[in-house]
RNA sequence: UGUGGGAUCGUCUAAUGGUAGGACGACGGACUUUGACUCCGUUAAUCUAGGUUCGAGUCCUAGUCCCACAG
Numbered sequence: 001u002g003u004g005g006g007a008u009c010g011u012c013u014a015a016u017g018g019u020a021g022g023a024c025g026a027c028g029g030a031c032u033u034u035g036a037c038u039c040c041g042u043u044a045a046u047c048u049a050g051g052u053u054c055g056a057g058u059c060c061u062a063g064u065c066c067c068a069c070a071g
Stems, first nucleotide, its partner, number of pairs: 001070007010024004018054001025043006047063005
C1' cells in the first nucleotide's frame, strides 16, 4: 500500500429496514443478627461525518481505530 472482516450499555453478546434486548457488573430495596445466596427494581450503549428511505444498528459514500491475509 492492496484485499477481506470488525467497532452496540462499565464488560461480554443478540437484533429480517419497523419499540435497541439479554447476561454479568454497579446502585437501591426485600430476605438475614451480619455477610453470602436468592428475589424485585433502577442504571447505562449503536466509532465519526454525510447520503438513501415514511423509517437506518442494519443499505450507500468518506474517514478513524483494531484484526487477518498478500506484497
The RNA shown here (transfer RNA) has 71 nucleotides and comes from a Minisyncoccota bacterium. Its Rfam family is "tRNA". The family's RNA type in Rfam is transfer RNA. The prediction has a mean pLDDT of 80. Taxonomically the source falls in Minisyncoccota (Bacteria, Bacillati). The RNAcentral record of the sequence draws on ENA.